[in-house]
RNA sequence: CCGUACUAUCCGGGGAGAUAGCGGUGCCCUGUACCCGCAAUCCGCUACAGCGGGGGAGAAUUCCCGGUUGAGGGUCCCUGUUGUGUGGACUGCCCGUCCGGCAGGAGUGAUGAGAGACAGGUCUUGCGCAAUGUUCCUCCGUGAACCAUGUCAGGCGGGGAACCGAGCAGCAUUAAGCGGACUCGAGCAUGUGCCGCGAGAGCGCCUGUUUUGAGCUUCUUCGGGCGGUACCGCACAUAGCAGCGGGCUCAACGCCGGGUGUGCGG
Repeated sequence: CCGUACUAUCCGGGGAGAUAGCGGUGCCCUGUACCCGCAAUCCGCUACAGCGGGGGAGAAUUCCCGGUUGAGGGUCCCUGUUGUGUGGACUGCCCGUCCGGCAGGAGUGAUGAGAGACAGGUCUUGCGCAAUGUUCCUCCGUGAACCAUGUCAGGCGGGGAACCGAGCAGCAUUAAGCGGACUCGAGCAUGUGCCGCGAGAGCGCCUGUUUUGAGCUUCUUCGGGCGGUACCGCACAUAGCAGCGGGCUCAACGCCGGGUGUGCGG
């Protein structure tokens, strides 16, 4: 080196998830790679980590090791965006208030603006007066079968009689009560008063007098201070989505290098 028979080994790999861990079933990536049975409140195993059965390739186009490439997955961060919640540092948005400036508009002002001084009112309290209401007093009317008064026909009782007594109805009067009058008087009350007097408080508003003598008020706009609000902006947190954004990590296909056994015969 050739022939032949074998053997190791291979007949897919990877990610997430799950698991003490490994492999598988289901999902995803890679891309073509024997078949059957088992299996998510799961199946089979234990670092030589699917099990059982059958079939094939077989020392090379295989397989193993190292390097390289990096499909895809995971995780953290970043950026953007959408929703939700919280906040008020904020030049912001919106609202209120105060101050200041330029300009403009509208009023007002030498028939006196604005400011100062004085007085009065408005405010509180006490008293008075008035008004109104109500009660009493006063006056008028009415007002009692008996239990009010007077007079008491008739009748009744007593008496020998004169006479005496009680007394119904009627008549008259009156009490409480009821109704009314409204003048005077008294008491009480007040969602009353262009009313009067005294005291107080106060300096805001109104009115008047007086001094001075030319501005004053308001709106728009701009700037600033303060306060508020939370629709928007903004900040923070959180959930989702997007990114040929970044870091870390696992890593298929592919590429490069190295290794790749035994018996017998020639």

Predicted 3D model of a 266-nucleotide RNA (Bacterial large signal recognition particle RNA) from Candidatus Galloscillospira excrementipullorum. The sequence is in RNAcentral, with records from ENA. Its Rfam family is "Bacterial large signal recognition particle RNA". From the family's description: The signal recognition particle (SRP) is a universally conserved ribonucleoprotein involved in the co-translational targeting of proteins to membranes. Its family is annotated with signal recognition particle, plasma membrane targeting and SRP-dependent cotranslational protein targeting to membrane, signal sequence recognition in the Gene Ontology. Rfam classes the family as a non-coding RNA gene. Its mean pLDDT, the model's own confidence on a scale to 100, is 76. A source record names the gene ffs.